[in-house]
RNA sequence: GCGCCGCCGCGUGGGAGAGCCCGGAUUCGUCCGGCGCCGAAGGAGCAACCGCCCCGGAAUCUCUCAGGCCAAAGGACCGCGCGGCGUCGU
Numbered sequence: 001g002c003g004c005c006g007c008c009g010c011g012u013g014g015g016a017g018a019g020c021c022c023g024g025a026u027u028c029g030u031c032c033g034g035c036g037c038c039g040a041a042g043g044a045g046c047a048a049c050c051g052c053c054c055c056g057g058a059a060u061c062u063c064u065c066a067g068g069c070c071a072a073a074g075g076a077c078c079g080c081g082c083g084g085c086g087u088c089g090u
């Protein structure tokens, strides 16, 4: 230098669910209260599993604190590109 794999960052394509309910206010943008609902930001819980043990990691399961319930935005996660770092090989 090149290649494989892993992680991180950036860009890009895809990306679900559930209220455009009731009352009030309004500068008509939205806000406040009530009832109902959703899980795929984040957070918490259980622990199949990974690991010789310890330490540790760990779900799309559970909760619904937070968030969300027309569209838009956001969005776990997946693909691609670029860059950085690390292991291994050459």
Base pairs, nucleotide, nucleotide: 001090002089003088005086006085007084008083009082010081011080012079013078014077019035021034022033023032024031025030036069037068038067042065043063044062045061049057050056